Model confidence (mean pLDDT): 84 of 100.
A computed fold for a 683-nucleotide part of an RNA from Rhodothermaceae bacterium bin80, annotated as large-subunit ribosomal RNA, domain II.
[in-house]
Context: one part of a larger RNA
RNA sequence: GCCUACGAGUUACACCUCACUGGCAAGGUUAAAUGCCUCAGGCAUGGAGCCGUAGCGAAAGCGAGUCUGAACAGGGCGUCAUAGUCAGUGGGGGUAGACGCGAAACCGAGUGAGCUACCUAUGGGCAGGGUGAAGCGUGGGUAAGACCACGUGGAGGCCCGAACCGCAGUACGUUGAAAAGUGCCCGGAUGACCUGUGGGUAGGGGUGAAAGGCCUAUCAAACUCGGAAAUAGCUCGUACUCCCCGAAAUGUAUUUAGGUACAGCGUCGCAACAGUGUAUCGGAGGUAGAGCACUGAUUGGGCUAGGGCCCUUCACCGGGUACCAACCCCAGACAAACUCCGAAUGCCGAUACUACGUUUUGUGGCAGUGAGGGCAUGGGUGCCAAGGUCCAUGUCCGAGAGGGGAACAACCCAGACCGACAGCUAAGGUCCCCAAGUUCAGUCUAAGUUGAUCAAAGGAGGUCGGAUUGCUGAAACAACCAGGAUGUUGGCUUGGAAGCAGCCAUUCAUUUAAAGAGUGCGUAACAGCUCACUGGUCGAGCGAUCUGGCAUCGAAAAUUUGCGGGCAUUAAGACUGGCACCGAAGCUCCGGGUUUCCAAUGGGAAGCGGUAGGGGAGCAUUCCAGCGACGACGAAGCAGCCUCGUGAGAUGCUGUGAAGUUUCUGGAAAAGAAAAUGUAGGC
Numbered sequence: 001g002c003c004u005a006c007g008a009g010u011u012a013c014a015c016c017u018c019a020c021u022g023g024c025a026a027g028g029u030u031a032a033a034u035g036c037c038u039c040a041g042g043c044a045u046g047g048a049g050c051c052g053u054a055g056c057g058a059a060a061g062c063g064a065g066u067c068u069g070a071a072c073a074g075g076g077c078g079u080c081a082u083a084g085u086c087a088g089u090g091g092g093g094g095u096a097g098a099c100g101c102g103a104a105a106c107c108g109a110g111u112g113a114g115c116u117a118c119c120u121a122u123g124g125g126c127a128g129g130g131u132g133a134a135g136c137g138u139g140g141g142u143a144a145g146a147c148c149a150c151g152u153g154g155a156g157g158c159c160c161g162a163a164c165c166g167c168a169g170u171a172c173g174u175u176g177a178a179a180a181g182u183g184c185c186c187g188g189a190u191g192a193c194c195u196g197u198g199g200g201u202a203g204g205g206g207u208g209a210a211a212g213g214c215c216u217a218u219c220a221a222a223c224u225c226g227g228a229a230a231u232a233g234c235u236c237g238u239a240c241u242c243c244c245c246g247a248a249a250u251g252u253a254u255u256u257a258g259g260u261a262c263a264g265c266g267u268c269g270c271a272a273c274a275g276u277g278u279a280u281c282g283g284a285g286g287u288a289g290a291g292c293a294c295u296g297a298u299u300g301g302g303c304u305a306g307g308g309c310c311c312u313u314c315a316c317c318g319g320g321u322a323c324c325a326a327c328c329c330c331a332g333a334c335a336a337a338c339u340c341c342g343a344a345u346g347c348c349g350a351u352a353c354u355a356c357g358u359u360u361u362g363u364g365g366c367a368g369u370g371a372g373g374g375c376a377u378g379g380g381u382g383c384c385a386a387g388g389u390c391c392a393u394g395u396c397c398g399a400g401a402g403g404g405g406a407a408c409a410a411c412c413c414a415g416a417c418c419g420a421c422a423g424c425u426a427a428g429g430u431c432c433c434c435a436a437g438u439u440c441a442g443u444c445u446a447a448g449u450u451g452a453u454c455a456a457a458g459g460a461g462g463u464c465g466g467a468u469u470g471c472u473g474a475a476a477c478a479a480c481c482a483g484g485a486u487g488u489u490g491g492c493u494u495g496g497a498a499g500c501a502g503c504c505a506u507u508c509a510u511u512u513a514a515a516g517a518g519u520g521c522g523u524a525a526c527a528g529c530u531c532a533c534u535g536g537u538c539g540a541g542c543g544a545u546c547u548g549g550c551a552u553c554g555a556a557a558a559u560u561u562g563c564g565g566g567c568a569u570u571a572a573g574a575c576u577g578g579c580a581c582c583g584a585a586g587c588u589c590c591g592g593g594u595u596u597c598c599a600a601u602g603g604g605a606a607g608c609g610g611u612a613g614g615g616g617a618g619c620a621u622u623c624c625a626g627c628g629a630c631g632a633c634g635a636a637g638c639a640g641c642c643u644c645g646u647g648a649g650a651u652g653c654u655g656u657g658a659a660g661u662u663u664c665u666g667g668a669a670a671a672g673a674a675a676a677u678g679u680a681g682g683c
Stems, first nucleotide, its partner, number of pairs: 001683006011096003015093010027051003033045005055062002065077004099237002102234001106227006117201009126191001128160003131156001135152006164188003169184004203219001205215003240618006250263005264369002266366007274359001275356002277353007289341001290339002295335002299331004304325001306324002308321004372397010402413003417592003422588003428582003431566003437579001439578006450568002458553002462550010479537005485510003490504003516531001520529002593608006619672001621669006628662003637656005643650002
């Protein structure tokens, strides 16, 4: 892992409640017990008690009233009306282990120191080598000592190193050879050493050179049994079918936030007769917008108090001001907590149409939900960040399949009763993958831009349009040829300044076809080159500005280029318009099923996605009762196959098997497994 078997809403109660069925009914009913009969069990007796028929009060108590109260006041609860009760079945609740499995723990009584910790009694062990303390001896030395040398001696939690004890490092091992080891290396090795045997200390206790260590592979409180099915607002699991309806993830409260109560939303009964939509009319209101009349905030200007600074003056006056600035005026402009104004929607009511047809409300039984999420719109918060967070309105996912979007809960289209080798469409598509146009008309793009989805400020004789305007056969624009002069090197400045460092200006005048007191380069300054301007050659359009379309640069990301791919250039790209076609479980057509309603005779209409959940109808298993039936001419079981039923399933046939089985009508349950890291067995 698979197979087989087992495996979870049960049972009890003088309990509570609701529905249905039945008995009796202002009543209903017995309990224990007793008697009789009996296999189980049943029949009778038994009225104690219980519920109902009257309530109110804490109570005494009174009573269609009563309590409060001084009250014949007011107020509270009652009275009017009638329906109850007993039993059975079912849906819920309560008390019990109460759908099943699951703690960590708590308490009690015991068992453990054969492991290990420490203590205790009594034994045992430590190859070999080294060092050489005290003391002593001899000699030297001293006044005597001290002291020195040599020898002897053999101390030490001394040194090296086996046994023995340990375990610092590392490799291997990691379903191991081993539930702690092996190899190499390493520490101690006469000591606070190691070790045998006997004994002692026990669970909130021991023992501990102290690590919360150890106390039998178990220790921040051992193990065994018991209280015990502890408790678990937590996790997991909870078993056949079909049909109808179908949620919630919100509000309030909570030692409450992943729980619960009440309400909201679902379903099933009963009872009422409402409800929704559209149109018109009538209302309340202060949002969007707008505005500046208020409250605040605010820019420029004007006017001008007040102030600053300067001047004046002995002082008072007074003057000036490119400084600050109130009120007022003009212009501009802001606000969730501003409003002189002010919608659209939405909300309330009335009337009408009748469109919908129980959708509405009340009440009773049973729930589930109370972690929501995406998108769009209006807002708060945040960075006008987030697949962020918090509200509101809507929608979808949740609980929704189908088509499109390459793939993709919630984006677009569209709500799946079943069947069909029928048709039409939606979104989206029509070169190939891939169903359908290599479709028609007109433009644009050259960047593979683009071909569903990101890019800006800014740059640019890309290219195609539109508008305005200037020049032009009296010859424009471009190109080429030629000129581009003189007073003069204008004046000033300057070392120099001559068109061209800078300053000044009536930037003037002359010759001219034309030529600036000079457009740029250049020189130290000149020179030189060039431009404006003019003539010639040529011969038809040439400039400027604004604006629109499509392109271009700006443009960097991590495995490998990337429209889904192949690929595509008068398109298979972009824009505009047209026709045709494809395309879904949508719609239609044909056949069938079922639910509800209307009809009650055929029939008709509308519906039939669905999690939690509510309701309805069934299938199967085991046993029991009753009437039957089958079976050695072959029961059950097992295997294969046909047929029937929407399904759970059922019948039949064949084989195997060898002795019981069962229709129907009812009844009772140890009554249905794929999941619980389920339990046991097998493989």
The sequence was found in a public genome assembly.